[in-house]
Context: one part of a larger RNA
RNA sequence: GAAGCUCACGGAACUCUUCGGAGGGAAGUGAGGGGAAUGAGCGGCGGACGGGUGAGUAACACGUAAGGAACCUGCCUUAAGGAUUGGGAUAACUCCGAGAAAUCGGAGCUAAUACCGGAUAGUUCUUCAGACCGCAUGGUCUGAUGAUGAAAGGCGCUUCGGCGUCACCUUGAGAUGGCCUUGCGGUGCAUUAGCUAGUUGGUGGGGUAAUGGCCCACCAAGGCGACGAUGCAUAGCCGACCUGAGAGGGUGAUCGGCCACACUGGGACUGAGACACGGCCCAGACUCCUACGGGAGGCAGCAGUAGGGAAUCUUCCACAAUGGACGAAAGUCUGAUGGAGCAACGCCGCGUGAGUGAUGAAGGUUUUCGGAUCGUAAAACUCUGUUGUAAGGGAAGAAUAGGCGUGAGAGGUAAUGCUCAUGCUAUGACGGUACCUUACGAGAAAGCCACGGCUAACUACGUGCCAGCAGCCGCGGUUAUACGUAGGUGGCAGGCGUUGUCC
Numbered sequence: 001g002a003a004g005c006u007c008a009c010g011g012a013a014c015u016c017u018u019c020g021g022a023g024g025g026a027a028g029u030g031a032g033g034g035g036a037a038u039g040a041g042c043g044g045c046g047g048a049c050g051g052g053u054g055a056g057u058a059a060c061a062c063g064u065a066a067g068g069a070a071c072c073u074g075c076c077u078u079a080a081g082g083a084u085u086g087g088g089a090u091a092a093c094u095c096c097g098a099g100a101a102a103u104c105g106g107a108g109c110u111a112a113u114a115c116c117g118g119a120u121a122g123u124u125c126u127u128c129a130g131a132c133c134g135c136a137u138g139g140u141c142u143g144a145u146g147a148u149g150a151a152a153g154g155c156g157c158u159u160c161g162g163c164g165u166c167a168c169c170u171u172g173a174g175a176u177g178g179c180c181u182u183g184c185g186g187u188g189c190a191u192u193a194g195c196u197a198g199u200u201g202g203u204g205g206g207g208u209a210a211u212g213g214c215c216c217a218c219c220a221a222g223g224c225g226a227c228g229a230u231g232c233a234u235a236g237c238c239g240a241c242c243u244g245a246g247a248g249g250g251u252g253a254u255c256g257g258c259c260a261c262a263c264u265g266g267g268a269c270u271g272a273g274a275c276a277c278g279g280c281c282c283a284g285a286c287u288c289c290u291a292c293g294g295g296a297g298g299c300a301g302c303a304g305u306a307g308g309g310a311a312u313c314u315u316c317c318a319c320a321a322u323g324g325a326c327g328a329a330a331g332u333c334u335g336a337u338g339g340a341g342c343a344a345c346g347c348c349g350c351g352u353g354a355g356u357g358a359u360g361a362a363g364g365u366u367u368u369c370g371g372a373u374c375g376u377a378a379a380a381c382u383c384u385g386u387u388g389u390a391a392g393g394g395a396a397g398a399a400u401a402g403g404c405g406u407g408a409g410a411g412g413u414a415a416u417g418c419u420c421a422u423g424c425u426a427u428g429a430c431g432g433u434a435c436c437u438u439a440c441g442a443g444a445a446a447g448c449c450a451c452g453g454c455u456a457a458c459u460a461c462g463u464g465c466c467a468g469c470a471g472c473c474g475c476g477g478u479u480a481u482a483c484g485u486a487g488g489u490g491g492c493a494g495g496c497g498u499u500g501u502c503c
Stems, first nucleotide, its partner, number of pairs: 005032005014023003052261003062185007071178002076174007084118004093108006124147002127144007153166005187233003194224003199221008236258004240251004263284005286297004314340001316339003322336001323334004353383004363374004387444001388440006397430001402425008447492005452473003458487005468475002
């Protein structure tokens, strides 16, 4: 805070009339109740996950194996018990005011699962007593004294007694996640040889979930080091990846685990969990707004821009699937994710046609002028239709979820609710995509490097220590298989070769 609803006011049309009036009740107005859409605020949960990056870090950071009788753990599972009685505020809202803005102040009103007392239960701690156990400090259980000391309702059904469900409180156990400690392991320099005063240890305290110089007071003088301390340099670590017969060597892109960081430095608050990427405070650098008083910001999220660079993509679609947060659910949010786009960047697959075809055509190259070679190669004939083009059809991914019904079961006085089965219904970003069918027509589709040896593959001409080649050896000074061109050959092929880098 709309409508339907109720009440009050209001009295039109119309009807009757003895013309006096009577009936009738619409529009409209107000109040109550009601609460759709929308919507700020209060409150709860989540913003500690997910996503990005590798600056720092040579360290219990990581890996592995252990320990915690020195610890915490929201949501979740399970077991037991409970949810009693009161109170005072405050935002929103209304009215003022300050300011350019960001924003802020004053007065008044109000609610809660917000906040604060009392009760009860229990936990924890102190002291005492007892029992049991162990792995050193010790641990578990029982009883007593003292201290401390919980809670909240919403919705649905109801025969109004309650019941169901979701929340709430306490305790025990579990699960999950975290925290701490320790052995071992993985790097360069000795042209770094000595390092250390909270330093090493003790007693007592503080602090923490918890051990500990973690911090503090006092006491002692220790501690580390050639088995490399300290210093400097470099570096995120691993599963793995590359290479290699292996042993090894190198690397830490994508994917997965851990750690660290979030403009630079510092700090705490809230919270189960942070010293918190898109929270707060302070300082600094930078950018922007300003009425000059003051304010705002943080792409190492997804796209994108500029700059730097040899060099690296779309300001795309969707929550349909998977997953996450919240919610009873419907559902909302989700640049996680699912997809599409760009780039031969990589890997894999396919095609650029197949068969027949010797007058060994023409033409090129070469020649000892006889020929040889390109070469069944081409032409020609007979076929095929993968790709392609056009037309037509057209998915799976989507139902163990949800909603609406039906039936059954357990438990209940019953109803709602719960569990199971079944029926119907709705939902696809990719995408008219994959795939299938038909038609067309060899039509539209091959390049790059090499040919002295290593190293597969040779001749002719030009050049003449020139021009040039070159990974190494080395070629070139007039008969160059090594330079340049041509023919031929070899190798790989939508790539090939060079360069850089690793083995």

Predicted 3D model of a 503-nucleotide part of an RNA (small-subunit ribosomal RNA, 5' domain) from Exiguobacterium antarcticum.